[in-house]
RNA sequence: AGCUCAGUCAGUUGAGCGUAGCGUUAGCAACGCUAAGGUCGCGGGUUCGAUUCCCGU
Numbered sequence: 001a002g003c004u005c006a007g008u009c010a011g012u013u014g015a016g017c018g019u020a021g022c023g024u025u026a027g028c029a030a031c032g033c034u035a036a037g038g039u040c041g042c043g044g045g046u047u048c049g050a051u052u053c054c055c056g057u
Stems, first nucleotide, its partner, number of pairs: 002017005011048001019035005041057005
């Protein structure tokens, strides 16, 4: 993160489910492998650096 959650008391965010592809099957399901998907609600402040600290909403 589409959904449900977790994480870091500042230094490249993760998991399960779901989705897509591939393998397996006569086919489907199940299973296995791989991949995509995150302005961390929004706006500001501090800082070399903010999802993390502060303020507002």